This is a predicted structure of a 110-nucleotide RNA (SAM riboswitch aptamer (S box leader)) from Anaeromicrobium sediminis.
The coordinates come from a structure-prediction model, not an experiment, and the mean pLDDT is 81.
The RNAcentral record of the sequence draws on Rfam.
Taxonomically the source falls in Anaeromicrobium (Bacteria, Bacillati, Clostridia, Peptostreptococcales).

[in-house]
RNA sequence: AUCUCAUCAAGAGAGACAGAGGGAACAGGCCCUGUGACGUCUCAGCAACCAGCAACUAAAACGUUGAAAAGGUGCUAAAUCCUGCAGAAUCAUUAUCUGGAAGAUGAGAG
Numbered sequence: 001a002u003c004u005c006a007u008c009a010a011g012a013g014a015g016a017c018a019g020a021g022g023g024a025a026c027a028g029g030c031c032c033u034g035u036g037a038c039g040u041c042u043c044a045g046c047a048a049c050c051a052g053c054a055a056c057u058a059a060a061a062c063g064u065u066g067a068a069a070a071g072g073u074g075c076u077a078a079a080u081c082c083u084g085c086a087g088a089a090u091c092a093u094u095a096u097c098u099g100g101a102a103g104a105u106g107a108g109a110g
């Protein structure tokens, strides 16, 4: 890099460094940003995917549920910021809903 499965409207920021763009890519919109963004580091926090723990199942594994948060990840502007494709609905547009695509994260496969 590829494939599979699950989740993605909740939640959680300070300091230091640095100095111009950033919000994955492309397009359109919208927004953040010299009152210092993005990024990196430190500390703090959020959550509960995995591991570990308990209960249930005759038992192991698997599974389901629960608690916890010292382990492995992840995350801490805005719904994954919104839209893009298809469908529903509408006289039509905007707005709305459902699914998809793409992406992110975790677990697994190879």
Base pairs, nucleotide, nucleotide: 002109003108004107005106006105007104008103013043014042015041016040017039021032022031023030026084027083028082029081044076045075046074049072050071053066054065055064056063080102085099086098087097088096